[in-house]
């Protein structure tokens, strides 16, 4: 000093003024005082739940979801430790990581062939044809060559007309088994068997486990008019009731019509509603993720929806500076039942550990 990996921290403070929106108190109102008013993501609504209705005797198909082992939690598809693969010199980073030896489909271009292998070259044997190079034709061969990401285990030797795990012998895999180490995933070491078996499961599928639906516009509760139910009463040409009108008398209209009374439900309004698997702080307990006690706070809950500007100092960063100071910047976004996640945007170029190189002492 260059290069890079991991973890973290804030998201400005006070003070004045003007405003917005809820609560409380005064107040006959107006209107005053008091006191409160977004976020690390409030975001995406992706996963799990609380809480509320609906649905459910018991099993079964059918869809989804998850997939190594261990813990952690209300729970997860989330964390946290670990174990295997994979990338990197390393810090350390990444895995949708069960089963291709149940079955089925696919493997592009090249190639003779792409999965019950395969003869295009070449080797080889036999026939045949030709004085002869040779050439035709019937069979055998995966050792060589060629094509390909990938051609059915590697290398050596025996065998064989030529070859071939066809046979040993080692290497490597698979299964099977047995010992030690681990709670386990798996490590590790022995022993058997020629068993050699391509990839592909974010293809079908198979196995193992596990899911009922719908959401605060969930859902309770009060409840008008108006029009309709259901009842009770009067009344129907011996006229309830209505219009005219201040009353009577009068005209007029006037029969499923008038009063009233009970439920359901609209519009409206209350409630859910924010004291919670709740924060910080201390001791303990664990690698850790978390988890136990003790103290302390109490922190939006509204209406289609308030949270905001200005201004001075002060603290941060950026440029210039005559070292006094002078100019500028400060992202992403914002509640709406209510919480643990994750995933996604973004400022300060901040703090801290740790890894590689590379001078110098």
């Nucleotide at each position: 000093c260059g290069g890079g990996a991991g973890g973290g921290c804030a998201a400005g403070g006070c003070g004045a003024u003007c405003g917005c929106c809820g609560g409380c108190g005064c107040u006959g109102a107006a209107g005053c005082g008091c006191g409160g008013g977004a976020g690390g993501a409030a975001a995406g609504u992706c996963c799990g739940a609380a809480c509320u209705c609906c649905g459910c005797a018991g099993g079964g198909c059918a869809g989804g979801a998850u997939g190594c082992c261990g813990g952690g939690u209300a729970a997860c598809c989330c964390c946290c430790g670990g174990u295997g693969g994979g990338g990197g010199u390393a810090a350390c980073c990444c895995c949708a990581a069960g089963g291709a030896a149940a079955g089925u489909g696919c493997c592009a271009c090249a190639g003779a062939a792409a999965g019950u292998a395969g003869a295009c070259c070449g080797c080889c044997u036999c026939c045949g044809a030709g004085c002869g190079a040779u050439c035709g034709g019937a069979g055998g061969u995966a050792a060589g060559g060629g094509u390909g990401a990938a051609a059915g285990g590697g290398u050596g030797a025996g065998g064989u007309a030529a070859g071939a795990g066809c046979u040993c012998a080692c290497c490597g895999g698979u299964u099977c088994u047995c010992g030690c180490g681990g709670u386990a995933a798996c490590g590790u070491g022995g022993g058997a068997a020629g068993c050699c078996a391509g990839g592909u499961a974010a293809a079908c599928c198979c196995c193992a486990u596990u899911c009922g639906g719908a959401g605060c516009a969930a859902g309770a509760c009060c409840g008008a008019a108006u029009a309709g139910a259901g009842g009770a009463g009067c009344g129907c040409u011996u006229g309830a009731g209505g219009g005219c009108g201040g009353c009577c008398c009068g005209u007029c209209c006037g029969a499923g019509g008038c009063u009233c009374c009970u439920g359901g439900g609209u519009a409206g309004g209350u409630c859910g509603c924010u004291u919670g698997a709740g924060g910080c702080g201390g001791c303990g307990g664990g690698a850790g993720a978390c988890c136990g006690u003790c103290g302390c706070c109490c922190u939006a809950g509204a209406g289609g929806a308030a949270u905001g500007a200005u201004c001075g100092c002060c603290a941060c960063c950026c440029g210039g500076u005559u070292u006094g100071c002078c100019g500028g910047g400060a992202a992403c976004a914002g509640g709406a039942u209510u919480c643990g996640g994750c995933u996604u945007a973004u400022u300060g170029c901040c703090c801290u550990u740790c890894c590689c190189g590379g001078a110098c002492u």